[in-house]
RNA sequence: GCUAGUGUAGCUCAGCUGGUAGAGCAGUUGCCUCGUAAGCAUCAGGUCGCAGGUUCAAGUCCUGUCACUAGCA
Numbered sequence: 001g002c003u004a005g006u007g008u009a010g011c012u013c014a015g016c017u018g019g020u021a022g023a024g025c026a027g028u029u030g031c032c033u034c035g036u037a038a039g040c041a042u043c044a045g046g047u048c049g050c051a052g053g054u055u056c057a058a059g060u061c062c063u064g065u066c067a068c069u070a071g072c073a
Base pairs, nucleotide, nucleotide: 001072002071003070004069005068006067007066010025011024012023013022019056027043029041030040031039049065050064051063052062053061
């Protein structure tokens, strides 16, 4: 330099054929306990890497760009 893949909550990851973004763990609060852990309930947390385009509507489709990974040279 070329090709492909990945980027979504603090972490690990889902999200089907475009239709209002979720789970587990972690965190808050409460219950339980002499206390802690475990368990149960509850709540909060997201410009979907960034910038454009298409569309009534984009995490999803298209283009560019950035970071990382793999392959080729």
Predicted 3D model of a 73-nucleotide RNA (transfer RNA) from Marinococcus luteus. Rfam family: tRNA. The coordinates come from a structure-prediction model, not an experiment, and the mean pLDDT is 80. Lineage of the source: Bacteria > Bacillota > Bacilli > Bacillaceae > Marinococcus. The sequence is in RNAcentral, with records from ENA and Rfam.